Model confidence (mean pLDDT): 81 of 100. This is a predicted structure of a 158-nucleotide RNA (glmS glucosamine-6-phosphate activated ribozyme aptamer) from an Acidimicrobiia bacterium. Its Rfam family is "glmS glucosamine-6-phosphate activated ribozyme aptamer". Rfam's curators write: This entry contains a glucosamine-6-phosphate activated ribozyme that is found in the mRNA for GlmS. GlmS is an enzyme that uses fructose-6-phosphate and glutamine to generate glucosamine-6-phosphate.

RNA sequence: ACCCGAACUGGAGCGCCAGGCCUCGGCCCAGCCGAGGCGACGAGGCAGAGGGAUCAUCGAAAGACUCGGCGGAUGCCCUCUCGGCCGCUCACGGUCGUGACGAUGCGGAGCAAACCCCGGGGGUGACCCCGGAGACAGAGGCCGCAGCGAUGUGAGGC
Repeated sequence: ACCCGAACUGGAGCGCCAGGCCUCGGCCCAGCCGAGGCGACGAGGCAGAGGGAUCAUCGAAAGACUCGGCGGAUGCCCUCUCGGCCGCUCACGGUCGUGACGAUGCGGAGCAAACCCCGGGGGUGACCCCGGAGACAGAGGCCGCAGCGAUGUGAGGC
């Protein structure tokens, strides 16, 4: 150094960069070349395997790029497997996904993080990193209520 194994932590606004913008240096200085920088702040979201498809929920900030592009992602669709429920068993069927039927309406809660500010560190610089203090969201997520629809077929058993 590589490989294997174990433990812990993190992990999807996650990873990357040919556009663009910015910085530094150079040049034959209308511009071009090289090197570098920026390029998503949290909340929320996973039964397993495979496939498909795509701007896959919510707001904060900024009001300039969190733009644009590529890949991916727990959302969506399909197949299979497993599982819950459909009055006891089984088969099929349906519906959902472990708080395991759907849509709708109403009400309630809501410890966010970055930004900003203060301090410190790195870099020529654009910028990057660490610490501190204070605050502010919304949701197809959470809690509760309501009515509406669905709650099957067959056989057996009781």